[in-house]
Parts: sequence; structure tokens; C1' cells
RNA sequence: GGGUGGUUAGUUCAGAGGAAGAACGCUUCCUUGACGCGGAAGAGGUCGCAGGUUCGAGUCCUGCACCACCCA
Repeated sequence: GGGUGGUUAGUUCAGAGGAAGAACGCUUCCUUGACGCGGAAGAGGUCGCAGGUUCGAGUCCUGCACCACCCA
């Protein structure tokens, strides 16, 4: 330099045009002598950045950045 895949909650990942989700973690409460387990409730997101298409974009298109792998 070229190619492929990826970037979404603190972490690991779903979601592939029509109101952003799960698990774990975190907070509060219940339970316990206490911790843990268990139960209930809750907080937490510029969906990598900038444009474009569309009535409507995490989702489609373009450029850029970063990560992994392959080729040279």
C1' cells in the first nucleotide's frame, strides 16, 4: 500500500429502515446476626467522527479515524 471483518451501556455482545436491548457489573430496598446466594426496583447510551439518501438511519451510501486478521 491492497483486501476482509469490526467500532452500540462500565464490560462482553444482540439489534441490519419505523419508539436503543440482553447478560454481567453498579445503586437502593427486602431477606441474613453479618457476608454471600436469592427476590424487587432503579441509574447508566452524541450507536467511532463528518457528510449523503430517505417521510424516517445503529441499520443503506461516501470519506476519515481506530482495532483485528490476510496479501504484498